[in-house]
Molecule: transfer RNA
Organism: Candidatus Methanovirga aequatorialis
RNA sequence: GCGGCUGUAGUAUAGUAUGGUUAUUACUUGGGCCUUCCAAGCCUACAACCUGGGUUCAAAUCCCAGCAGCCGCA
Numbered sequence: 001g002c003g004g005c006u007g008u009a010g011u012a013u014a015g016u017a018u019g020g021u022u023a024u025u026a027c028u029u030g031g032g033c034c035u036u037c038c039a040a041g042c043c044u045a046c047a048a049c050c051u052g053g054g055u056u057c058a059a060a061u062c063c064c065a066g067c068a069g070c071c072g073c074a
Base pairs, nucleotide, nucleotide: 001073002072003071004070005069006068007067010027011026012025020057029045030044031043032042033041050066051065052064053063054062
């Protein structure tokens, strides 16, 4: 230098093919219930689409450029 893959809550992860409900689930964290207390269990709350632009009535999803990581080639 070229090509491919990946990027979503504090952590991990589903959703992308075929654009459309309030973006999924688990853990963590806060609150509550339970318990003599703790743990466990149950209920509940908070928090996210890498950046910019484009297409569209509507973009995490499609297109372009860029950034970061990994892999391969040179």